[in-house]
RNA sequence: AAUUCCGACAGAUCUAUAGCACGUAUAUGUUUAGGAAUAGGGCCUAAACGUUUCUACCCGACUACCGUAAAUAGUCAGACUACGAGCGAUGGAUUUUCUGGA
Numbered sequence: 001a002a003u004u005c006c007g008a009c010a011g012a013u014c015u016a017u018a019g020c021a022c023g024u025a026u027a028u029g030u031u032u033a034g035g036a037a038u039a040g041g042g043c044c045u046a047a048a049c050g051u052u053u054c055u056a057c058c059c060g061a062c063u064a065c066c067g068u069a070a071a072u073a074g075u076c077a078g079a080c081u082a083c084g085a086g087c088g089a090u091g092g093a094u095u096u097u098c099u100g101g102a
Stems, first nucleotide, its partner, number of pairs: 004102003010096008019087002022084004026056001029049007041066002050057001058078001060076005
């Protein structure tokens, strides 16, 4: 000086996991059927529609309304799921550089 091997650190790329924060979808919505409660009540079950979409389609508070009948209404707050693109964390793989050793 060259080559090979080993180890460590750092960077880059890819990837896995969970998390965070966004965008799109859907309005946690609409319709129908059957049943249930009745002012201390206002629900349950099923089906359909709605999404280039799987799933879900509820819950709570407040207000109103219904004078006992069969029917609820409004406001506010709260998600999950699918897809897309990000953020940082951890792990793994590859590679490069530096350094140390053989």
About this RNA:
Predicted 3D model of a 102-nucleotide RNA (Purine riboswitch aptamer) from Thermoflavimicrobium daqui. It matches the Rfam family "Purine riboswitch aptamer". Rfam links the family to the GO term purine nucleobase biosynthetic process. Its mean pLDDT, the model's own confidence on a scale to 100, is 77. It was read from a public genome assembly, where an Rfam model found it. Lineage of the source: Bacteria > Bacillati > Bacilli > Thermoactinomycetaceae > Thermoflavimicrobium.